[in-house]
The RNA shown here (THF (Tetrahydrofolate) riboswitch aptamer) has 104 nucleotides and comes from uncultured Eubacterium sp. It matches the Rfam family "THF (Tetrahydrofolate) riboswitch aptamer". Rfam's curators write: Tetrahydrofolate (THF) riboswitch was first reported for Ames et al. as an RNA motif in 5' untranslated (5'-UTR)regions of folate transport and biosynthesis genes in Firmicutes genomes. The sequence is in RNAcentral, with records from MGnify. Taxonomically the source falls in Eubacterium (Bacteria, Bacillati, Bacillota, Eubacteriales).
RNA sequence: CAGAGUAGGAAUGAGCGCGUUAAGUGCCGCAGGAUGGGAAGUUGCCUGCGGACGAAAGGGCUCCCGCCUCGGGGAGUUCUGCGGUGCUCACUCCGCGUCCGCUG
Numbered sequence: 001c002a003g004a005g006u007a008g009g010a011a012u013g014a015g016c017g018c019g020u021u022a023a024g025u026g027c028c029g030c031a032g033g034a035u036g037g038g039a040a041g042u043u044g045c046c047u048g049c050g051g052a053c054g055a056a057a058g059g060g061c062u063c064c065c066g067c068c069u070c071g072g073g074g075a076g077u078u079c080u081g082c083g084g085u086g087c088u089c090a091c092u093c094c095g096c097g098u099c100c101g102c103u104g
Base pairs, nucleotide, nucleotide: 001104002103003102008094009093010092012090013089014088015087016086017085018083019082020081027051028050029049030048031047032046033045037100038099039098041096057080058079059078060077061076062075063074064073065072
C1' cells in the first nucleotide's frame, strides 16, 4: 500500500406455517441486548413496553339447527386468493468509519 472477514440487508426458487374473528408487516417514542479475531463505538439489527395508522375475500365438501320445499343460520375441513406475514433451505449480490490483529 492492497485485501479478507461481523451483525445484518436485498433478489430469485423450494418447503413448512400464521393471520384474514387482524395478529403480523410498515411508522414514532422509551428501555435493554448482541454486533469482523481483540478494544471502544456508530449506521444498521434484535427484544420488551407504549402510541398513532391500518386490510380481500371467494368457492367446494361434511355435519348440525331450522324447514312441506326453497330461502336462512352455525360448526368443521379443504381449495384458490389476499397480507409491504413468520421460519428454514439453496443460490446470487450488498455489508465496520477508528486503533490493533490477520493475509499478500